[in-house]
Description:
Predicted 3D model of a 462-nucleotide part of an RNA (small-subunit ribosomal RNA, 3' major domain) from Candidatus Peregrinibacteria bacterium UBA1369. It matches the Rfam family "Bacterial small subunit ribosomal RNA". Gene Ontology terms of the family: structural constituent of ribosome and ribosome. The organism belongs to Candidatus Peregrinibacteriota, within Bacteria.

Context: one part of a larger RNA
C1' cells in the first nucleotide's frame, strides 16, 4: 500500500419489499451436452456458453464423410512453345472430366513482333476454415454509465509510501460549497451531438375539403433552481409555490475513465512461428451439418366465458418495392392461377389486429386446445425421398393454471394486439432489429439476500 472478513458506520441499484405478468409441468419450435454414425464440420460452457457466430444448412453455402478425379494446380507473377478470341458437334462419363471432328480470322505494326486471350511445358511459387487467441494487430463481452483513474510542484516519511482523492454538508456523479500543507492539472462526470415533445417564421411538390390547421422541409425560440417562500453556515443546495407544452438531469440514445478476467476470437479479416505440398492443396457425385433412449437452456401455442365460433364495422406508425410491389377483374372452397391498370413513388402497390355492434355457444377434455397421421392439391427451384413452405378434408395426442426452485418490469413502462424489414429463388422466424395501437398495478421502506462504492478496523494472505 493492497486483499479478504458469517468486522464497523454511511450510500446507491427492479438488489430486496409491495406489485403485475411468467418460467419450472403439456406440446411443438430452437440451441446446447450425451449418446449414436462412414461424417452427425467447427467455435462458444457460472455470472461473461446454450433463437450464440448463423441478418437464411435441399444442390451452393461447407469447413465433415464416402466414391470418382487433378498435380505449376481453381486463383496471382515471371519464362519458353503453338495457337487469335470464339462458335458447332460426336462418343465414353453420375458428374468433375476424357478421347475427337467441323468452323473461324480480327486488332497494333512496313515487316520482325507486339497487346488481350486459349491451349500445352519447365520451375520459382501458388494454395490450406491445418496448429498455436498461452506470440500478436483489430474488434468485443464483463465489472459498470459504477465513480472512479491518475500526474506535475511543494510539503510529510529512513523507507516502501503518504498528502492531494481526508473531513463537515450536498449531489445521479472525485458534482458543487465550506474546512484542511496543500496549490494546480489530466483522463472520466456533466456538457457539447442525435431524437421526442411545445411555439414562432418561411416554404408548398407528390401531402391538405380549405385560406388559418393538419403534415412535410429548413432556420429559429424556449428551461437558467431564472422568480416567490421555508429550512440551511449568509454557501453548496433542498423542500413548497407561481407561470409555463415541457422544472430542477424534460425523456430516449449515442457516448463506456485506469484497469480486471494469460476472458472471447489464427473459422471476418490481418498477421509472427510451426506444420501439409500427387496432399492437410483443387474439382465433382451422392450423402451428412435435420440423427434420438435421454438432461439443460431460451422461446412459441394452450388449458379456456375477460372466451372460442360466424357476420358486419372503425382507427396507425414506421420500413420496402424493377429479375420487384402488384390495384382491378376473371378461374378456384382454398393455397394459387389467368388476364392486366399503376408506380424507380408523400403520386401507385404491399396493408392492421386487439376494438366496437349482433348472433351462437353454456362449463363439457367441449364449438377449449391443437400435436400426430392419412389423402387430395398448390408454389420456388436444374432438383423437394433423406430435408422446405403453403392450402383443403378427414384424423384430434398431451394439456384443467404447474413441486422445489427461478426470471423481467417503476409509465406511455409491464401486459396484451397485430405491422414492417434484414437475410433471401424458395423457407422450416415461434428468432433477431424495428413500428405503431390498448393500456394497468405497485413502491413515500432498507432489517434481510445480491452486486457495488467511500471511510474505518482486524488480519498467521500478497
Nucleotide at each position: 500500500a493492497g486483499a479478504c472478513g458469517g468486522g464497523g458506520a454511511c450510500c446507491c441499484g427492479c438488489a430486496c419489499a409491495a406489485g403485475c405478468g411468467g418460467u419450472g409441468g403439456a406440446g411443438c419450435a430452437u440451441c446446447u451436452g450425451g449418446u449414436u454414425u462412414a461424417a452427425u464440420u467447427c467455435g462458444a460452457u457460472a455470472c461473461u456458453a446454450a433463437a450464440c457466430g448463423a441478418a437464411g444448412a435441399a444442390c451452393c453455402u461447407c469447413a465433415c464423410c464416402a466414391a470418382g478425379g487433378c498435380u505449376u494446380g481453381a486463383c496471382a507473377u515471371c519464362c519458353c512453345g503453338a495457337g487469335a478470341a470464339g462458335a458447332u458437334u460426336g462418343c465414353c462419363g453420375a458428374a468433375a472430366g476424357g478421347c475427337g471432328a467441323u468452323u473461324g480470322u480480327g486488332c497494333c505494326g512496313c515487316a520482325a513482333g507486339g497487346a488481350a486471350c486459349u491451349c500445352g511445358g519447365u520451375g520459382a511459387c501458388a494454395g490450406g476454415u491445418g496448429c498455436u487467441g498461452c506470440a500478436u494487430g483489430g474488434u468485443u463481452g464483463u465489472c459498470g454509465u459504477c465513480a472512479g483513474c491518475u500526474c506535475g510542484u511543494g510539503c510529510c516519511u529512513u523507507g516502501a509510501g503518504g498528502u492531494g482523492u481526508u473531513c463537515g454538508g450536498u449531489u445521479a456523479a472525485g458534482u458543487c460549497c465550506g474546512u484542511a500543507a496543500a496549490c494546480g492539472a489530466g483522463c472520466g462526470c456533466a456538457a457539447c451531438c442525435c431524437a421526442u415533445g411545445u411555439c414562432c417564421u418561411a416554404u408548398g411538390u407528390u401531402g391538405u375539403a380549405u385560406u388559418u390547421a393538419u403534415c412535410a422541409u429548413a432556420g429559429g425560440a424556449g428551461a437558467c433552481u431564472g422568480c416567490c417562500g421555508g429550512c440551511u453556515c449568509u454557501a453548496a443546495g433542498u423542500c413548497g409555490g407561481a407561470g409555463g407544452a415541457a422544472g430542477g438531469u424534460a425523456u430516449g440514445g449515442a457516448u463506456g475513465a485506469c484497469g480486471u478476467c494469460a476472458a472471447a476470437u489464427c473459422a471476418g479479416c490481418a498477421u509472427g512461428g510451426c506444420c501439409c505440398u500427387u496432399a492437410u492443396g483443387c474439382c465433382u457425385u451422392g450423402g451428412g451439418c435435420u440423427a434420438c433412449a435421454c438432461a439443460g437452456g431460451u422461446g412459441c401455442u394452450a388449458c379456456a366465458a375477460u372466451g372460442g365460433g360466424a357476420g358486419a364495422u372503425a382507427c396507425a406508425a414506421a420500413a420496402g418495392g424493377c429479375a420487384g410491389c402488384c390495384a382491378c377483374a376473371c378461374a378456384g372452397c382454398a393455397a394459387u392461377g389467368u388476364g392486366g391498370a399503376g408506380c424507380c413513388a408523400a403520386u401507385c402497390c404491399c396493408a392492421a389486429a386487439a376494438g366496437u355492434c349482433u348472433c351462437u355457444c353454456u362449463u363439457a377434455g367441449u364449438u377449449c386446445g391443437g400435436a400426430u397421421u392419412g389423402a387430395g392439391g398448390g408454389c420456388u427451384g436444374c432438383a423437394a425421398u433423406u430435408c422446405g413452405c403453403c392450402c383443403u378434408c378427414a384424423u384430434g395426442a398431451a394439456g384443467c393454471u404447474g413441486g422445489a426452485a427461478u426470471c423481467g418490469c417503476u409509465a406511455g413502462u409491464a401486459a396484451c394486439c397485430g405491422u414492417g424489414a434484414a437475410u433471401c429463388a424458395g423457407c422450416u422466424a415461434u428468432g433477431u432489429c424495428a413500428c405503431g395501437g390498448u393500456g394497468a398495478a405497485u413502491a413515500u421502506g432498507u432489517u434481510c439476500c445480491c452486486g457495488g462504492g467511500u471511510c474505518u478496523u482486524g488480519u498467521a494472505c500478497u